Background
Transfer RNA from Streptomyces rubiginosohelvolus, 71 nucleotides, folded computationally. Taxonomically the source falls in Streptomyces (Bacteria, Actinomycetota, Kitasatosporales, Streptomycetaceae). The sequence is in RNAcentral, with records from ENA. The same sequence occurs in records of 3 taxa. The coordinates come from a structure-prediction model, not an experiment, and the mean pLDDT is 85.
RNA sequence: GGGUCAUUAGUGAAGUGGUAUCACGACGGUCUCCAAAACCGUAAGCGCAGGUUCGAUUCCUGCAUGAUCUG
Numbered sequence: 001g002g003g004u005c006a007u008u009a010g011u012g013a014a015g016u017g018g019u020a021u022c023a024c025g026a027c028g029g030u031c032u033c034c035a036a037a038a039c040c041g042u043a044a045g046c047g048c049a050g051g052u053u054c055g056a057u058u059c060c061u062g063c064a065u066g067a068u069c070u071g
Base pairs, nucleotide, nucleotide: 001070002069003068004067005066006065007064010024011023012022013021018054026042027041028040029039030038047063048062049061050060051059
């Protein structure tokens, strides 16, 4: 240099065009003498910029970052 793959919440992952989901973690509450556990609840997210579409996390293009193969 060329090819391929990945990028979604603090972390790890689902999500094949129509309300973004789960687990752990965080915070609040119930319980308890206190704490833990358990239970209930809350907040937090689609890498960036364009394009297609009534509508994009999803399809297309470019860029960025990372991984990998190849020379």